[in-house]
Molecule: SAM riboswitch aptamer (S box leader)
RNA sequence: AGCUCAUCCAGAGGGACUGAGGGAACGGCCCGUUGACGUCCCGGCAACCCUUCUACCGGCCACGAUCUUUCCGACGAGGCCACGGUGGGGAAGGUGCCAAUUCCGUCCUGCGGCGAAACGCGCCGUGGGGAAGAUGAGGA
Numbered sequence: 001a002g003c004u005c006a007u008c009c010a011g012a013g014g015g016a017c018u019g020a021g022g023g024a025a026c027g028g029c030c031c032g033u034u035g036a037c038g039u040c041c042c043g044g045c046a047a048c049c050c051u052u053c054u055a056c057c058g059g060c061c062a063c064g065a066u067c068u069u070u071c072c073g074a075c076g077a078g079g080c081c082a083c084g085g086u087g088g089g090g091a092a093g094g095u096g097c098c099a100a101u102u103c104c105g106u107c108c109u110g111c112g113g114c115g116a117a118a119c120g121c122g123c124c125g126u127g128g129g130g131a132a133g134a135u136g137a138g139g140a
């Protein structure tokens, strides 16, 4: 580099250095010499990895004057299990992140409005799904 899965409308900034562009492409719109972007230091946010609790789901076990001709199964109350799911907590460590929803749009599509009625088409608004990207985890 490429593959798989998950997440992306929440949250979190000061200092030093540097000095002109930056927000991935394009369009829009923003940020920026009142110093952006970047690098370093410190601080913070979050909870992917990590860790912990819980028997709600799930799994296992044996039981029964129940249903069932019997078995299987169902139902009932009981015991056990933290491997898996849901939910709650923690934050030492590995990452990540700390303008704007991934800043918005781009491709497809539902609904509403407008363009002299309908279809179609276009534009505007709003919702859904993709694509692309980012981050994490995993595997080869």
Base pairs, nucleotide, nucleotide: 003138004137005136006135007134008133013042014041015040016039017038021031022030023029025106026105027104028103043098044097045096048094049093050090051089052088053087056085057084058081059080060079061078063076064075066074067073102132107129108128109127110126111125112124113123114122115121